[in-house]
RNA sequence: GCCGCUAUAGCUCAGUGGUAGAGCAAUUCUUUCGUAAAGAAGAGGUCGUCGGUUCAAAUCCGAUUAGCGGCU
Numbered sequence: 001g002c003c004g005c006u007a008u009a010g011c012u013c014a015g016u017g018g019u020a021g022a023g024c025a026a027u028u029c030u031u032u033c034g035u036a037a038a039g040a041a042g043a044g045g046u047c048g049u050c051g052g053u054u055c056a057a058a059u060c061c062g063a064u065u066a067g068c069g070g071c072u
Stems, first nucleotide, its partner, number of pairs: 001071007010024004018055001027041004048064005
């Protein structure tokens, strides 16, 4: 220098054009004399960044940043 993969909730990961989800963690409540366990509820996201296509983009296209890997 060239190519590929990854980036989504605090953590681990789903989600291949139509209002973003799960498990764990944390919070509140129930239960208990109390704690743990168990059960219930709600909250938590500008989907790495910028731009483009589209009525509509986490998703398609381009660029770019970071990490990992390959080639030279």

This is a predicted structure of a 72-nucleotide RNA (transfer RNA) from a Candidatus Berkelbacteria bacterium. Rfam family: tRNA. The source organism's lineage runs through Bacteria, Bacteria candidate phyla and Candidatus Berkelbacteria. It was read from a public genome assembly.